[in-house]
Context: one part of a larger RNA
RNA sequence: CUAUGUUGAAGGAACUCGGCAAUUUACCUCCGUAACUUCGGGAUAAGGAGGCCUCGUUCGUGGGCAACCAUGGGCGAGGGGCACAGACCAGGGGGUGGCGACUGUUUAGCAAAAACACAGGACUCUGCGAAGUCGCAAGACGACGUAUAGGGUCUGACGCCUGCCCGGUGCCGGAAGGUUAAGAGGAGAGGUUCACGCCUUGAAUCGAAGCCCCGGUAAACGGCGGCCGUAACUAUAACGGUCCUAAGGUAGCGAAAUUCCUUGUCGGGUAAGUUCCGACCUGCACGAAUGGCGUAACGACUUCCCCGCUGUCUCCAACAUAGACUCA
Repeated sequence: CUAUGUUGAAGGAACUCGGCAAUUUACCUCCGUAACUUCGGGAUAAGGAGGCCUCGUUCGUGGGCAACCAUGGGCGAGGGGCACAGACCAGGGGGUGGCGACUGUUUAGCAAAAACACAGGACUCUGCGAAGUCGCAAGACGACGUAUAGGGUCUGACGCCUGCCCGGUGCCGGAAGGUUAAGAGGAGAGGUUCACGCCUUGAAUCGAAGCCCCGGUAAACGGCGGCCGUAACUAUAACGGUCCUAAGGUAGCGAAAUUCCUUGUCGGGUAAGUUCCGACCUGCACGAAUGGCGUAACGACUUCCCCGCUGUCUCCAACAUAGACUCA
């Protein structure tokens, strides 16, 4: 010096990206417990007291004729120790946001999560030799099931909701019309032949699906504007004009896990706050099942704050063990 432990004056997070690590707490009985809530919870919430030994007194329970034996409580008085849940074992707590409802699952060996799954919701396919999947096939699964079933896709408890656009792409429907392959069809044309023929070529016309076309469909893929003017302070614009579009973003939320400018501005918290919380709305570039906004409970998730506690620190020291090192 390193590792693993033990202890520490005064202070007590000043450490640090961050209380990381290590303390604190811890059991039982009694008392006592808030907001919020889906009325189940939250809750061991929080917070507090007691716990060893002796004696007295009192009320039981079981056994016994009784004396008494065993055992369980209540009340009171006292005793000793540094320490009475005496060792071991054994929750620190509270408040506020974000995300995900929850218990679960995951990167065997750098990621456990706000990722996956989930019950619930929706769309869609499938009438049974089902759709779908595996296989060249036979065959098998689906299923010894039958639309309250099975497959696919999206969303993700619950509550309140889920706006507008079908122009593009996709899907569904459409006995018309256009286009259109092989094929059918043969008007004609050419070669050859004395001829019969043979060969080559070939216009109309008839020819599916598909595409064009006509509709539907967004919990299908997706999309959801610009400029100018206007009110009796100013400012702003309920209002008007104009251009474009398939339609111009509704409710709700909003400097947000989304905000560039930005440490936006105001308020709160601190002596001091690029973080945090509450607002504002100028949303660079939120927004409604690629779900929107809330939400009790839950979380080895994440942000900020407070109490307790501490060698994290001010500022390091000593001790124990094992190394390293020096000498033998």
The part of an RNA shown here (large-subunit ribosomal RNA, domain IV) has 328 nucleotides and comes from Enterovirga rhinocerotis. The source organism's lineage runs through Bacteria, Pseudomonadota, Alphaproteobacteria, Hyphomicrobiales and Enterovirga. The coordinates come from a structure-prediction model, not an experiment, and the mean pLDDT is 89.